RNAcentral holds the sequence, with entries from MGnify. A computed fold for a 76-nucleotide RNA from a sheep gut metagenome, annotated as transfer RNA. Its Rfam family is "tRNA". The prediction has a mean pLDDT of 81.

RNA sequence: GGCGAGAUAGCUCAGUCGGUAGAGCAUCGGAAUCAUAAUCCGCUGGUCGUGGGUUCGAGUCCCUCCCUCGCCACCA
Numbered sequence: 001g002g003c004g005a006g007a008u009a010g011c012u013c014a015g016u017c018g019g020u021a022g023a024g025c026a027u028c029g030g031a032a033u034c035a036u037a038a039u040c041c042g043c044u045g046g047u048c049g050u051g052g053g054u055u056c057g058a059g060u061c062c063c064u065c066c067c068u069c070g071c072c073a074c075c076a
Stems, first nucleotide, its partner, number of pairs: 001072006010025004019056001028042004049065001051063003
């Protein structure tokens, strides 16, 4: 330098043909217990990597850039 994959909650990850974003774990609150842990119930938490575009509507489609990983090539 070329090609491909990825980025979504604190962490690990889903998200269908474009229709207003979820799960598990963790945190917090509660139940239960003599008490703690385990267990059960509930809540909170999101600029969906950046900036644009298309559309009535974008996590999803298009373009640009940054970052991570893999493969290939080049130089010494």